[in-house]
Molecule: c-di-GMP-I riboswitch aptamer
Organism: Elusimicrobiota bacterium
RNA sequence: UUACGAUAAAGGCAAAGUUCAGGGCAACCUGAACGGCGCAAAACCGAAGCUCCGGGAGUCACCGGAGGGCUGGGUUGCCGAA
Numbered sequence: 001u002u003a004c005g006a007u008a009a010a011g012g013c014a015a016a017g018u019u020c021a022g023g024g025c026a027a028c029c030u031g032a033a034c035g036g037c038g039c040a041a042a043a044c045c046g047a048a049g050c051u052c053c054g055g056g057a058g059u060c061a062c063c064g065g066a067g068g069g070c071u072g073g074g075u076u077g078c079c080g081a082a
Stems, first nucleotide, its partner, number of pairs: 004080002012039002017034007037069001043075003048071002050067006
């Protein structure tokens, strides 16, 4: 340096669910408090696939939207046993 990833060390993030406030027809999003499923990229970028919502329609096409903690991709990055 590349790969790899432990019942190691330090630190970090935070699913479902709950409460309050706000936005949206909805999917869902934002802020605060709790919670702690999990994560070595669950950091950042990005909607290709995929899923979901609304319109449309005949279940399709098509149009608009949501999800990055579903898969794949790009960039950066902590630690060091085998």